[in-house]
RNA sequence: AAACGAUAAAGGCACACUUCGCGUGAGCGAAGGUCGCAAAGCCUACGGGAGUUGGGGCUCAGUAGGGCCUCUCAACUUGGCCGGGUUUCCGAA
Numbered sequence: 001a002a003a004c005g006a007u008a009a010a011g012g013c014a015c016a017c018u019u020c021g022c023g024u025g026a027g028c029g030a031a032g033g034u035c036g037c038a039a040a041g042c043c044u045a046c047g048g049g050a051g052u053u054g055g056g057g058c059u060c061a062g063u064a065g066g067g068c069c070u071c072u073c074a075a076c077u078u079g080g081c082c083g084g085g086u087u088u089c090c091g092a093a
Base pairs, nucleotide, nucleotide: 004091005090012037013036017032018031019030020029021028022027035080041086042085043084046083047082048081049078050077051076052075053074054073055071056069057068058067059066060065
């Protein structure tokens, strides 16, 4: 230095939920909150998974709109879905 991760030390982040705002939506931002996390720091212009919307079909309705299904394509979302890349505190076994 790297690998590795402890009943260690100093710290960090913030699931669900609530409120406000943004978005057609998945979801995002802020405040509170604290399930958990050794990268739960960052990257989707590296690869996949999942989700939303559009398109198509069926159906209710009747001309507004709603529900269900589906394939390929497109856009979007998710880094606390995974792989991967990258930066980083500490130093027991």